[in-house]
Context: one part of a larger RNA
RNA sequence: GUCUACGAGUUAGUGUGAUGUGGCAAGGUUAACCCGUCGAGGGGAAGCCGUAGCGAAAGCGAGUCUGAAUAGGGCGAAUAAGUCGCAUCAUCUAAACCCGAAGCGAGGUGAUCUCGCCAUGACCAGGUUGAAGCGCGGGUAAGACCGCGUGGAGGACCGAACCCACUAAAGUUGAAAAUUUAGGGGAUGAGUUGUGGCUAGGGGUGAAAGACCAAUCAAACUUCGUGAUAGCUGGUUCUCUCCGAAAUGCAUUUAGGUGCAGCGUCACGUGUUUCUUACCGGAGGUAGAGCUACUGGAUGGUCGAGGGGGCCUACAAGCUUACCAACAUCAGCCAAACUCCGAAUGCCGGUAAGUGAGAGCGUGGCAGUGAGACUGUGGGGGAUAAGCUUCAUAGUCGAGAGGGAAACAACCCAGAAUAGCAACUAAGGUCCCAAAGCCUGUGCUAAGUGGAAAAGGAUGUGAAGUCGCAUAGACAACCAGGAGGUUGGCUUAGAAGCAGCCACCCUUAAAAGAGUGCGUAAUAGCUCACUGGUCAAGUGAUUUCGCGCCGACAAUGUAACGGGGCUCAAGCACGCCACCGACGUUCUGUCAUUCACACAUCAUCCAGGUCGCAAGAUCCAGGAGUGUGGAUGGGUAGGAGAGCGUCGUGCAACUAGUGAAGCGGUGGAGGAAUCCAACCGUGGAAGUUGCACGAGUGAGAAUGUAGAC
Numbered sequence: 001g002u003c004u005a006c007g008a009g010u011u012a013g014u015g016u017g018a019u020g021u022g023g024c025a026a027g028g029u030u031a032a033c034c035c036g037u038c039g040a041g042g043g044g045a046a047g048c049c050g051u052a053g054c055g056a057a058a059g060c061g062a063g064u065c066u067g068a069a070u071a072g073g074g075c076g077a078a079u080a081a082g083u084c085g086c087a088u089c090a091u092c093u094a095a096a097c098c099c100g101a102a103g104c105g106a107g108g109u110g111a112u113c114u115c116g117c118c119a120u121g122a123c124c125a126g127g128u129u130g131a132a133g134c135g136c137g138g139g140u141a142a143g144a145c146c147g148c149g150u151g152g153a154g155g156a157c158c159g160a161a162c163c164c165a166c167u168a169a170a171g172u173u174g175a176a177a178a179u180u181u182a183g184g185g186g187a188u189g190a191g192u193u194g195u196g197g198c199u200a201g202g203g204g205u206g207a208a209a210g211a212c213c214a215a216u217c218a219a220a221c222u223u224c225g226u227g228a229u230a231g232c233u234g235g236u237u238c239u240c241u242c243c244g245a246a247a248u249g250c251a252u253u254u255a256g257g258u259g260c261a262g263c264g265u266c267a268c269g270u271g272u273u274u275c276u277u278a279c280c281g282g283a284g285g286u287a288g289a290g291c292u293a294c295u296g297g298a299u300g301g302u303c304g305a306g307g308g309g310g311c312c313u314a315c316a317a318g319c320u321u322a323c324c325a326a327c328a329u330c331a332g333c334c335a336a337a338c339u340c341c342g343a344a345u346g347c348c349g350g351u352a353a354g355u356g357a358g359a360g361c362g363u364g365g366c367a368g369u370g371a372g373a374c375u376g377u378g379g380g381g382g383a384u385a386a387g388c389u390u391c392a393u394a395g396u397c398g399a400g401a402g403g404g405a406a407a408c409a410a411c412c413c414a415g416a417a418u419a420g421c422a423a424c425u426a427a428g429g430u431c432c433c434a435a436a437g438c439c440u441g442u443g444c445u446a447a448g449u450g451g452a453a454a455a456g457g458a459u460g461u462g463a464a465g466u467c468g469c470a471u472a473g474a475c476a477a478c479c480a481g482g483a484g485g486u487u488g489g490c491u492u493a494g495a496a497g498c499a500g501c502c503a504c505c506c507u508u509a510a511a512a513g514a515g516u517g518c519g520u521a522a523u524a525g526c527u528c529a530c531u532g533g534u535c536a537a538g539u540g541a542u543u544u545c546g547c548g549c550c551g552a553c554a555a556u557g558u559a560a561c562g563g564g565g566c567u568c569a570a571g572c573a574c575g576c577c578a579c580c581g582a583c584g585u586u587c588u589g590u591c592a593u594u595c596a597c598a599c600a601u602c603a604u605c606c607a608g609g610u611c612g613c614a615a616g617a618u619c620c621a622g623g624a625g626u627g628u629g630g631a632u633g634g635g636u637a638g639g640a641g642a643g644c645g646u647c648g649u650g651c652a653a654c655u656a657g658u659g660a661a662g663c664g665g666u667g668g669a670g671g672a673a674u675c676c677a678a679c680c681g682u683g684g685a686a687g688u689u690g691c692a693c694g695a696g697u698g699a700g701a702a703u704g705u706a707g708a709c
Base pairs, nucleotide, nucleotide: 001709002708003707004706005705006704011094012093013092015091016090017089018088019087020086021085022084023083024082027049028048029047033043034042035041053060054059063075064074065073066072097235098234100232104225105224106223107222108221109220116198117197118196119195120194121193122192123191124189126158127157128156129154133150134149135148136147137146138145162186163185164184166183167182168181169180170179201217203213204212238643239642240641241640242639243638248261249260250259251258252257262369263368264366265365266364267363268362269361270360273359275354276353277352278351279350280349281348282347288341289339290338295335296334297333299331300330301329302328306324307323308321309320310319311318372397373396374395375394376393377392378391379390380389381388402413403412404411417590418589419588420587422586423585424584428580429579430578431564432563433562437577440575441574442573443572444571450566456550457549460547461546462545463544464543465542466541467540468539469538477534478533479532480531481530483507484506485505488502489501490500513528517526518525591633592632593631594630595629596628597627598626599625604624608619609618610617611616644698646695647694648693649692650691651690652689653688654687655686662682663681664680665679666678667676668675669674
């Protein structure tokens, strides 16, 4: 890992609530216990619930309490059905759907490992160094002291056994649950070691690391309390049908939990009250806008009280000001916490019409949800950042398949009962991949723009304007002129059109600046403005719009159209006509749910009303049938309904050695779980059907448990 088996909402309580059903009914019912045919039946009235409430109570009573009250107010009555079984659902108390802690407590067991200590033993090759003391000699007044010997000290030195474990490598499903190899440290000491003994769990022991106390230590192990508890994780077993959420508000030692409400479902009731549209009537202060309409902010001008500076001045006064500046005024602005104004939507009410839907509302049973996500729109936070965060509003996903967007929960189209080798469409498409137009009409684009991007830049190109000049000859090019007063004045070494300052006139003229640029030390020189000629038809400036260009750099490989490929497109803009295209819609069948109508039968079953002494008669609700028509049938959590299957019990009926169950295979039936009385083989003794009842009742998941391979 696979297979097989096992594996999770159970049981109890004369608890609680609801629904269904049954008995009796203003009553209902027994409990313990007793008798007994001992799981039948009978007895047993104590008790409980109901029939009346109010008050703390005495108590009173359709009332009562408060109160002085006959007031008012509170709770009641008037509006009255219960009770006891059974079943189902939920809940409470119990382990309470199953598995799962770390832990807590109590009683015991451990010092054969290890820590420390006690008692008694054992062990440490060999080599080296050479302390004290002592002896002798020297030395001294005596010493001290010096030398030579002797001596054999030391947590001394080197180094085996022994002890340790510093480094590296290997090993890491190991040879080994701590080792191996090569080096390393201590090796007469606080040394190592044998045997026996002592200290025990909030305790020991510790040259202290929270170390060690039997591969276990920030509190050992073991049994019990114990199925501790787990707002946490995981798992929770057959089918079909109908409906179908939430991820919000408030509160919470609360934030991944829970309570109430909201939203779902089921039952009963109500019966259009719901919703949509139109019209009518309302409230409002958002968007926008505005502000000599307020509160504030804020720019420039005019006017200018006042203040500052300057002049003047004995004081007072006065004069002045490219300073500041209130008020006023003109013009132009800003505001979530400004408003003289002020929509569209939305909201409330009324009327009418439409819709008749899993509309609305009420009461009750049962829930789940209370981590939401993205997109559009309106805001806050942030940086008018985020696949960011937080509200509001709508949609989708969540819980939604199908078609489109190459691929792509949340975008666009569209909501899948089922079948079809039928049709029409949506979004999106129609050259090939690849279903359908190389469709058609008029333009644009030359950039592969299309098929990523800004400020900014540019005689790209198309369209529409506006203003100039132009056959009295424009624009461009070429030829010619471009002068005189004058070197204007000043300045300057010089300044002559051309360093700089001031002025910028006059004359001749077709025209020519007291000079546009280059140039010189200054002149000179070249050139421009301006004018004539040659030539011959358009030439400039500016505004708006369409499509393009540059700006344009990223990491494996083209890689920024899905690809091929595309240029009067297969690109872009505006039209037109076709076609393709989905689980949409239609068509033809089928199934289910629900509603309406019709029919049939009162044949059957059950409840109730009326009459009746009874028998019975009569009325009527609901369910099961058939047909027609309409509508509906995506679905997680979840609610409701209907079924299949397993084991056993009761009653009834059957099968079986002429072969039961089981097992293997074939075939068949049904909407599913499943079924077969059909067939073959195996097997060798029990099994099946119907109606009821009762459960150890369904396996793919739990790092599930056991076994096998």